The RNA shown here (Lysine riboswitch aptamer) has 171 nucleotides and comes from Sporosarcina saromensis. NCBI's taxonomy places the organism under Bacteria, Bacillati, Bacillota, Bacilli, Sporosarcina. Its mean pLDDT, the model's own confidence on a scale to 100, is 81. Of the family's consensus pairs, 100% are formed in the model. The RNAcentral record of the sequence draws on MGnify. Its Rfam family is "Lysine riboswitch aptamer". About the family: Riboswitches are metabolite binding domains within certain messenger RNAs that serve as precision sensors for their corresponding targets. Allosteric rearrangement of mRNA structure is mediated by ligand binding, and this results in modulation of gene expression.
């Protein structure tokens, strides 16, 4: 240097039935008022469709979701597990142009793990996630001190997973 196998713990991630929230919201129907616009993210142009048999909007009544995010038991895959990041690329709505939005793939860089606090971003949210700052705790290695024949144990300080331990192998 290479290969294989492992360890850290409220360890990481994924999955479908169930539960709460989303929300009495969106939406549908009916009635009343009003009176000319409306549809598909916005703007501009175009095309199509609906509208005085009442557009859009408002009020009342009746009915009434879903997605994303979250929860605990269970199962599966694992230990850069994973998270973040976003150079770059593709797709997408009636057509074109510009700008957004959504979905998919995704380089460099950063983070050993977990928990708490603070404000920040996202979010319907007082849930949760993420980054940052601080603190605690824990595993690992190194150094120093003490004990010990040694293995090792304790304390303190520091580093990072491209690390650490074990076995095999190569120079």
């Nucleotide at each position: 240097g290479g290969a294989u196998a492992g360890a850290g713990g409220c360890g990481c991630a994924a999955a479908g039935a169930c539960c709460a929230u989303c929300a009495g919201u969106a939406c549908a129907c009916a009635a009343u008022u009003c009176g000319a616009g409306g549809a598909a993210u916005a703007u501009g142009a175009g095309a199509u469709c609906c509208g005085a048999c009442g557009a859009a909007a408002a009020u009342u009544g009746u009915g009434g979701a879903a997605a994303g995010g979250g929860g605990a038991a269970u199962u599966u895959g694992c230990c850069g597990a994973a998270g973040u990041g976003g150079a770059g690329a593709g797709a997408u709505g009636c057509u074109c142009a510009u700008a957004a939005g959504u979905c998919u793939c995704g380089a460099a860089g950063c983070u050993g793990g977990u928990u708490c606090u603070g404000g920040g971003u996202u979010g319907a949210a007082c849930a949760a996630a993420c980054a940052c700052a601080g603190a605690a705790u824990u595993g690992u290695c190194a150094u120093a001190u003490a004990g010990g024949a040694a293995a090792c144990u304790a304390u303190a300080u520091g580093g990072a997973g491209g690390g650490c331990u074990a076995u095999c192998u190569u120079a």